[in-house]
Context: one part of a larger RNA
């Protein structure tokens, strides 16, 4: 001298844009954070209008509207956080001729024809609860059979180009799908969105390898599924991953094993660099969700708000059982030197889900608190000598704070009322139009143009008018390093100090005041770090 996710002391006008539990991966009151689709389905409390029967207040029937439950389909595999991990975990370059990939985009063949159920309801039961069991009934893009089979798979033969189990072709066998919904119709059919089996792309994934990045040798030996071979299992896929059965292999002073400590990486600090440090925020990868263990489901998890045991806490209970997991977001306690609102809002971009209107989203966009930081603006500008009073120094003359202040003239950035006010909104649906493509033909479909709601912020930025210096300055230091001194007080006391050192009766070093340096809405001071 630079820098901080900083703390602490003293101050403290605004605005922009950032950032804010580094500590205990510690516990957690309450609220929200994941749903959505009646164009898959059965099927419908209730409102409100007709009508009908009468037993006159009931009970059927139709319209519109439509709750909440239930079965299905998709989504729930995003946002948090660093506890583990010294690993193919990560970086970086490769390999998959060992592989999968929902939705999405191209492209090729289909979508025939049956069947049993089961929930929701309803009757019972058992139970404090949370939830259970039995009867009876009832649909569906749920479930299960059946045909068909362009490719696809396997199995046999046969040829090509490669060359780990790749591509691509002929012939023969065998198994193997599908689900329907809405519009439109001239009633033939046609469209749209699902559905099936495959191709190829995209996206994301999984494995596998060369090379890299801490510390100790007061850790020197260390491994038996251990190295390797054969043959089987399993998985989407190689492989001791897993089992039988052989061989005795493998690693290591180019530091094995142990041990301690750390997520890693673009970066970010600082440096002329070379290099040290470092790993908040934002990004990308990996791991973790009360510990610990398991699997299920699904394309995709071994799943924070899913499911099973074990544990430990906490919480209800009728003692027989039973409930939960903020390392989402706000918030609470405890720890601590220390870190914030139980705010608004789906306007906007993104995501789910729906054909759409929509609905759902503490993602995210705002706002709120904190000088936490960078940064930018103000606290007024001119004149003004009787160099005013006052303070201070000096015996006095006087010096000195000082154009400083009053005083006058200005000005209105801020401020405080009033007023006016953008941009972030792009279009959706709808409705008009006009072109194309293909259709008997309407819906539809394709491109384009015109119209056409919607704003959390927030009446915000910003503009315009008044008003009137109005509302705003402090910190540290002053003996040398190091820029800036003199009085009194104290007398090795009481104090200061980063180092040298200061203080014992004239202290430029302690403590006050005048004086002056230095930075300035901040200035010190302490801790890390080059």
């Nucleotide at each position: 001298g630079a820098a901080c996710g900083a703390a602490c002391g003293c101050u403290g006008g605004c605005g922009g844009c950032g950032c804010g539990u580094u500590u205990u991966a510690a516990g957690c009151a309450u609220g929200c954070a994941a749903g959505u689709c009646g164009a898959a389905c059965g099927g419908u409390a209730g409102u409100a209008g007709g009508g009908a029967g009468c037993u006159u207040g009931c009970u059927c029937c139709c319209u519109a509207u439509g709750a909440g439950a239930g079965u299905g389909g998709c989504g729930a595999a995003c946002g948090g956080u660093g506890a583990g991990u010294a690993a193919c975990a990560c970086g970086u370059a490769g390999g998959u001729g060992a592989u999968c990939u929902g939705c999405c985009c191209u492209u090729g063949a289909g979508u025939u024809g049956g069947g049993g159920a089961u929930a929701c309801c309803u009757c019972a039961u058992g139970g404090a609860a949370a939830c259970a069991u039995g009867g009876g009934g009832u649909a569906a893009u749920a479930c299960c059979g059946a045909a068909u089979a362009c490719g696809g798979u396997c199995c046999g033969g046969g040829a090509a180009c490669u060359g780990u189990a790749g591509u691509a072709c002929c012939c023969g066998g065998a198994a193997g799908a599908a689900a329907a919904g809405c519009g439109c119709u001239u009633c033939g059919g046609c469209g749209c969105u699902g559905c099936u089996c495959g191709a190829g792309g995209a996206u994301g994934a999984g494995c596998c390898u060369g090379c890299g990045g801490c510390u100790g040798a007061u850790u020197a030996g260390c491994u038996a599924g251990u190295u390797g071979g054969u043959g089987a299992g399993g998985u989407a896929a190689u492989g001791g991953c897993u089992c039988a059965c052989c061989a005795a292999g493998g690693c290591g002073a180019c530091g094995a094993u142990c041990a301690g400590u750390a997520g890693c990486c673009g970066g970010c600090c600082u440096g002329a660099g070379a290099g040290g440090g470092u790993g908040a925020a934002c990004g990308g990868c990996c791991a973790c969700a009360c510990u610990g263990g398991g699997a299920c489901u699904g394309a995709g998890a071994u799943a924070c708000g899913g499911c099973c045991c074990a544990g430990a806490c906490u919480c209800c209970u009728a003692c027989g059982g039973g409930a939960g997991g903020c390392a989402g977001c706000a918030g609470c306690u405890a720890a601590g030197a220390a870190u914030c609102u139980u705010c608004c809002g789906c306007a906007a971009u993104g995501g789910a889900c729906g054909a759409a209107a929509g609905u759902c989203u503490g993602a995210c966009g705002g706002a709120g608190c904190g000088a936490c930081g960078c940064c930018g603006c103000g606290u007024g500008g001119g004149u003004g000598a009787u160099g005013a009073a006052g303070g201070c120094c000096g015996g006095a003359a006087g010096g000195u704070u000082g154009u400083a202040a009053a005083g006058c003239c200005c000005u209105u950035u801020u401020c405080u009322g009033a007023u006016u006010g953008a941009g972030g909104a792009a279009u959706a649906a709808g409705c008009a139009c006009a072109g194309g493509a293909g259709g008997c033909a309407a819906u539809g479909c394709c491109u384009g143009u015109g119209u056409g709601a919607u704003g959390a912020c927030g009446g915000u930025a910003g503009g315009u008018c008044a008003g009137g210096a109005a509302u705003a300055a402090g910190c540290c230091c002053c003996g040398g390093c190091c820029a800036a001194u003199u009085a009194c007080g104290u007398g090795c006391c009481a104090g200061c100090a980063g180092c040298c050192g200061c203080g014992g009766u004239a202290a430029c070093a302690c403590g006050u005041a005048u004086g002056g340096g230095g930075c300035g809405a901040g200035c010190g001071u302490u801790g890390u770090u080059c």

A computed fold for a 530-nucleotide part of an RNA from a metagenome, annotated as small-subunit ribosomal RNA, 5' domain.
It matches the Rfam family "Bacterial small subunit ribosomal RNA".
RNAcentral holds the full RNA, with entries from SILVA.
The coordinates come from a structure-prediction model, not an experiment, and the mean pLDDT is 82.